The RNA shown here (transfer RNA) has 72 nucleotides and comes from candidate division WWE3 bacterium RAAC2_WWE3_1. The RNAcentral record of the sequence draws on ENA.
RNA sequence: GCCUGGGUAGUUCAGUGGUAGAACGCUUCCAUGGUAAGGAAGAAGUCGAGAGUUCGACUCUCUCCCCAGGCU
Numbered sequence: 001g002c003c004u005g006g007g008u009a010g011u012u013c014a015g016u017g018g019u020a021g022a023a024c025g026c027u028u029c030c031a032u033g034g035u036a037a038g039g040a041a042g043a044a045g046u047c048g049a050g051a052g053u054u055c056g057a058c059u060c061u062c063u064c065c066c067c068a069g070g071c072u
Stems, first nucleotide, its partner, number of pairs: 001071007010024004018055001026042005048064005
């Protein structure tokens, strides 16, 4: 230099054009004599950055940045 995959909540990951989700973690409450386990509720996201297509983009296209792997 070229090719492929990936970047979404604190963490691990879903989500292939129409209101962004799960698990774990976190907060509050319930419960217990108390702790853990358990039950209920809640908060937490510029979806890597910018532009384009579209009525509408996490999703499609282009450029760039970062991570992993491969080729030379």
Notes:
Its mean pLDDT, the model's own confidence on a scale to 100, is 83. Its Rfam family is "tRNA". It is annotated as a transfer RNA. Its family is annotated with triplet codon-amino acid adaptor activity in the Gene Ontology.